[in-house]
RNA sequence: AGAGUUUGAUCCUGGCUCAGAUUGAACGCUGGCGGCAUGCCUUACACAUGCAAGUCGAACGGUAACAGGGAGCUUGCUCCGCUGACGAGUGGCGAACGGGUGAGUAAUACAUCGGAACGUGCCCAGUAAUGGGGGAUAGCUCGGCGAAAGCCGGAUUAAUACCGCAUACGCCCUGAGGGGGAAAGUGGGGGACCGCAAGGCCUCACGUUAUUGGAGCGGCCGAUGGCUGAUUAGCUAGUUGGUAGGGUAAAGGCCUACCAAGGCGACGAUCAGUAGCUGGUCUGAGAGGACGAUCAGCCACACUGGGACUGAGACACGGCCCAGACUCCUACGGGAGGCAGCAGUGGGGAAUUUUGGACAAUGGGGGAAACCCUGAUCCAGCAAUGCCGCGUGUGCGAAGAAGGCCUUCGGGUUGUAAAGCACUUUUGUCAGGGAAGAAAUCCUUUGGGCUAAUACCCUAGGGGGAUGACGGUACCUGAAGAAUAAGCACCGGCUAACUACGUGCCAGCAGCCGCGGUAAUACGUAGGGUGCAAGCGUUAAUCGGAAUUACUGGGCGUAAAGCGUGCGCAGGCGGUUGUGUAAGACAGGUGUGAAAUCCCCGGGCUUAACCUGGGAAUUGCAUUUGUGACUGCACGACUAGAGUGUGUCAGAGGGGGGUGGAAUUCCACGUGUAGCAGUGAAAUGCGUAGAUAUGUGGAGGAACACCAAUGGCGAAGGCAGCCCCCUGGGAUAACACUGACGCUCAUGCACGAAAGCGUGGGGAGCAAACAGGAUUAGAUACCCUGGUAGUCCACGCCCUAAACGAUGUCAACUAGCCGUUGGGUUCAUUUAAGAAUUUAGUGGCGCAGCUAACGCGUUAAGUUGACCGCCUGGGGAGUACGGCCGCAAGGCUAAAACUCAAAGGAAUUGACGGGGGCCCGCACAAGCGGUGGAGCAUGUGGUUUAAUUCGAAGCAACGCGAAGAACCUUACCUGGCCUUGACAUGCUGAGAACUUUCCAGAGAUGGAUUGGUGCCUUCGGGAACUCAGACACAGGUGCUGCAUGGCUGUCGUCAGCUCGUGUCGUGAGAUGUUGGGUUAAGUCCCGCAACGAGCGCAACCCUUGUCUGCUGUUGCCAUCAGUUCGGCUGGGCACUCUGCGGAGACUGCCGGUGAUAAACCGGAGGAAGGUGGGGAUGACGUCAAGUCAGCAUGGCCUUUAUGUCUGGGGCUACACACGUGCUACAAUGGCCAGUACAAACCGUUGCAAACUCGCGAGAGUGAGCUAAUCGGAGAAAGCUGGUCUCAGUUCGGAUUGUAGGCUGCAACUCGCCUACAUGAAGUUGGAAUCGCUAGUAAUCGCGGAUCAGCAUGCCGCGGUGAAUACGUUCCCGGGCCUUGUACACACCGCCCGUCACACCAUGGGAGUUGGUUUUACCUGAAGCCGGUGCGCUAACCUUCGGGAGGCAACCGACCACGGUAAGGUCAGCGACUGGGGUGAAGUCGUAACAAGGUAGCCGUAGGGGAACCUGUGGCUG
Repeated sequence: AGAGUUUGAUCCUGGCUCAGAUUGAACGCUGGCGGCAUGCCUUACACAUGCAAGUCGAACGGUAACAGGGAGCUUGCUCCGCUGACGAGUGGCGAACGGGUGAGUAAUACAUCGGAACGUGCCCAGUAAUGGGGGAUAGCUCGGCGAAAGCCGGAUUAAUACCGCAUACGCCCUGAGGGGGAAAGUGGGGGACCGCAAGGCCUCACGUUAUUGGAGCGGCCGAUGGCUGAUUAGCUAGUUGGUAGGGUAAAGGCCUACCAAGGCGACGAUCAGUAGCUGGUCUGAGAGGACGAUCAGCCACACUGGGACUGAGACACGGCCCAGACUCCUACGGGAGGCAGCAGUGGGGAAUUUUGGACAAUGGGGGAAACCCUGAUCCAGCAAUGCCGCGUGUGCGAAGAAGGCCUUCGGGUUGUAAAGCACUUUUGUCAGGGAAGAAAUCCUUUGGGCUAAUACCCUAGGGGGAUGACGGUACCUGAAGAAUAAGCACCGGCUAACUACGUGCCAGCAGCCGCGGUAAUACGUAGGGUGCAAGCGUUAAUCGGAAUUACUGGGCGUAAAGCGUGCGCAGGCGGUUGUGUAAGACAGGUGUGAAAUCCCCGGGCUUAACCUGGGAAUUGCAUUUGUGACUGCACGACUAGAGUGUGUCAGAGGGGGGUGGAAUUCCACGUGUAGCAGUGAAAUGCGUAGAUAUGUGGAGGAACACCAAUGGCGAAGGCAGCCCCCUGGGAUAACACUGACGCUCAUGCACGAAAGCGUGGGGAGCAAACAGGAUUAGAUACCCUGGUAGUCCACGCCCUAAACGAUGUCAACUAGCCGUUGGGUUCAUUUAAGAAUUUAGUGGCGCAGCUAACGCGUUAAGUUGACCGCCUGGGGAGUACGGCCGCAAGGCUAAAACUCAAAGGAAUUGACGGGGGCCCGCACAAGCGGUGGAGCAUGUGGUUUAAUUCGAAGCAACGCGAAGAACCUUACCUGGCCUUGACAUGCUGAGAACUUUCCAGAGAUGGAUUGGUGCCUUCGGGAACUCAGACACAGGUGCUGCAUGGCUGUCGUCAGCUCGUGUCGUGAGAUGUUGGGUUAAGUCCCGCAACGAGCGCAACCCUUGUCUGCUGUUGCCAUCAGUUCGGCUGGGCACUCUGCGGAGACUGCCGGUGAUAAACCGGAGGAAGGUGGGGAUGACGUCAAGUCAGCAUGGCCUUUAUGUCUGGGGCUACACACGUGCUACAAUGGCCAGUACAAACCGUUGCAAACUCGCGAGAGUGAGCUAAUCGGAGAAAGCUGGUCUCAGUUCGGAUUGUAGGCUGCAACUCGCCUACAUGAAGUUGGAAUCGCUAGUAAUCGCGGAUCAGCAUGCCGCGGUGAAUACGUUCCCGGGCCUUGUACACACCGCCCGUCACACCAUGGGAGUUGGUUUUACCUGAAGCCGGUGCGCUAACCUUCGGGAGGCAACCGACCACGGUAAGGUCAGCGACUGGGGUGAAGUCGUAACAAGGUAGCCGUAGGGGAACCUGUGGCUG
């Protein structure tokens, strides 16, 4: 420090996710040791049991228990408080600390800094005292009540308990005269004096009283700071202030009475939610963000609520009273209790420890002290909960062992790893030794102080002794011995680390992207590897990455985002200059910022964690001194901002009134006759009752043609005939004046298209709704005919638009050029015009710059400043709820649950379009002939079947694989056999191989049987073949063409497809390849940021057409001769032909067109003319196209079977449908007779002549031919003659019968042919559809492959031989350019809404349940306060009557709980209901994306199953 994820790819925006650090953690697997920390985050839930606050006899009366002593004596009992001590009690101090918890609390809290009107036990310092009396009361004892807790009464007693009196330096009050108010003693010691004694007395210590000061602590007040919500905007009646009084330790409405009407709040009051606050902790570069365990400071609380008492201090965790809930005891009358102390229990929970030891240390309480108490504390125990440290061995060791795993079978890997050898001993085990934490108090001694004192006491020093829970712990030494000690997660990318097997969209994984549908590096297991390590992973949570709330440090034209527009209060910001001030600012000083923590330097534990000393830091606050640049403030000046005045100018700026013509419609009348209107075509509609058309007259409403413009005006919405009135703003010119008066603007106010609403008018045209007609599968639409609200006016509402420049307002600065509107100046002018310049608008280009790009560019989206508004992933949703506004429609404000990993912007390449342009093709058109109808053949589907084997499926499957299924083929079915196999290789044994015959059987096969002993040899054996045996293996037309190779089809013989370098672009990419011409062609030329090149095109190849050279048999015969008249013979090679070569055609020549090019048109010559005809040749790629059944091949499956052999059957079935063909329907014909002319090809397992037989198929026999020699072989249409005469025929030949022929082991299923007989459908074929542009179509026959036989199919060959093409509008396919796109699996795309089903969260909801809160009223426990003075009453006073005071009682005020009534608010549930989201394939349509087939969208209104449609205004996205 970044990475993954939107796309076919790119850049950007933007969210989601990951890598890091951390934790009081939990869970899973695993687990050796030690040190240091930490350990109920949840129910402030309920608690059994034990302990957690006592102590003092030197305050007191005393003596229940214990011990000692003494006494009595009956010797085992009693007595004595005498001593140590001490239960209970009186009294003092403490219990308000320490310990726990975080419920409440948003301020009576906390942090920081200040302040004045206070209190203070114990402690310190000072001053002054401590005199003299009194009355009670616990305890104890007696009696009574009660289950208990406990209570009552009588008698008696003490004090440092209680109460007077005296005294009063200082203290308090005061009217300044005066008045008021204290105390307690106890213990130790002692010389003189007194006393019988106790003691007095003196002294010391402690205590007590009063008071002053201090320290520390506490109470109070102020300022500043730190959470969320405005869908909480107003709150407040003791409320704000004053006066008087009360109250408090103390200021104060703290309380009361009266008076005034204030106080708080947009700088966020009030209300609601949440929360203890801080030092700090975690994270981060920092700024920040999150948190507030342990430790420390403060606060609050102690079962819930209220209350006071005591006290220095509490409204009191282990105190009291009351109310409530709960638990326990009970004799039912009544009582007891409060673990948020330490342990522990139950419960809750994912989850958090022992009912341990000790007061040894530190600290606290009491005490004079010893000492006692102390779950504070110190230790131990449990827990890998965290941090830190150590170990589980070290070295050598290759035969690279065995085993495992993989394998291309060679090997690789685990792996120096193990074994083995040599060493070491941390930890653990055993044994021995063994600290520090502990020196104070205490005793003794020496100085000093106090004192009368050598006592006591205090203080300083020396000496001595005692004291350890942890714990025989840390540590040290020794012994034996590698001995006692490794796991967890991961291995597709991010992210370090890969293979095999299993599984087969299953099981499962997953943080995100995503894996899994038979070859999974992603699931599970194994081997191997990577990372960390006594831990490792997961989950949860915080910060980071996230510049993803942006102060540091973001944005708003199109991605989310500029309010519809203006005015303007508060607020923010503000021109030049002078003086002053010092609030801000800056600099210095001082105080504070607790300690701990963090950081730095040291020190101590073997190290570290940890502990510890010092420093720095604590960025803050307060105070003080200084400075005067800047901001502020005050005062003064200025004119450049702003404004006012004067002149001039343009304008659909606004409001009101009047007025004009054209047109539509209607009415009346005239003329006139059959249509008009409307559409893609129609119909509804109007019209013979006279329309439309036309003429005249009239009525009425609305809108203003031309001018007119990229024009003008206005803040925006918006504004248009002409005239008048009223009125706002702007521009310009030159001066004068004011003197910062300015800019922006939350809340607010005003304006605000269209639609819509209310009331009243008006209503011509248009026109939601509605009606009818069409269209359509439907048509709630588009189209048509009608038509109401509305559109218009007045007044009042509504307040929204794509209210757009999708661009807030203001100001300054930063190249230009061209147009246009208004004003000014100058020049030139005969006019009209014109030129230059300046200013205010309004447009088009464009530099720099900016931008993701598109684009913007002095009218900024550039560079800056000021202020406002707004945004923070998509959906849910601009929705719900609440509030405000509105008559309503609705508007404004505005969430959450849930859900997705994207949504989006700009640009790129394709593809597509019922977008555009150009061009081609038998694509259409023009023609010729067919198919589709019939019969038959053949293939396919379907059906059938034991099987009808399998494949091929739009074009591009269907006379296709199959160039030929009777058996075989054959893969299918049925039955019968075989199991190393029908076939291959290896091993062993036997045998030559081979062969004859017979039997059984359907055959395969089985059983018997005859002949035969071969070849080579180094004599060991070997080669070939056959049989048998065992095992490796064979075999498979079994599956997967979506695992593959190869081959093929198709677009398409279409003209395209790319690369290198350069250039442009952030990039995907572009350029080249586009453009202008031209071509069959990316063919060529020209131009050009491109220049070149490759695969394709063309050419080279074959064939055919002309000529020519050579060859001359088996071919040929012009000339010569012969002839049986047949090139037959001689002869010849001229010709034809054959084969091998060559020439020829190149737009070469001429004319025209074109740009002088390429090229095109025409012509000449030529056998052939513009690629002469035909063929072979198929670019990059597309279709997961076809083929595992041609072959090959991975994987899977099978192995007495899915293999092999065999008989028979099937592939040939047949209500039907389709494709491809043949033959026909006839006279351009059929039949009969005669007669002519080919090419190519084939033949020895063959072609077969001639001859004979047969009507014929054919048979017999067989010359010749291994083929330019012989044969197949008669070509047919044609021509000549005859006949038939339009009919189901002398057309047509299906079907069937009979008789034959051929092939073949074998023609039944199931071949072909012949003869005779039979003589079906069919009279030219619906919608639709196919082929063909010349030697072509059509028509005619011939040959070949396959093949025993079987051809209407296929592949070839020649004969005869046409018609038509104006042309490119349309259909189909294709090419190039361009445009739009929401498509990229690419239009067979994408995608919207209703409905149906399932699930999820949520709104409404009659209500219901609960919490919280407010107001009013009732009630009113305990308690304090006030009142009364009936009752009772020790101290004091008394005149002895009583009084003061106290207690109890009663009354009043306040008040908790509780109750009643009415609200507010929050939450749960809720029949029913609304929309939303998600879901694999559902239903209905097709709204959007292309002109998406009616351009889309926005606002509004109406309508409709639904997407939507229509009206009206607006926008271009």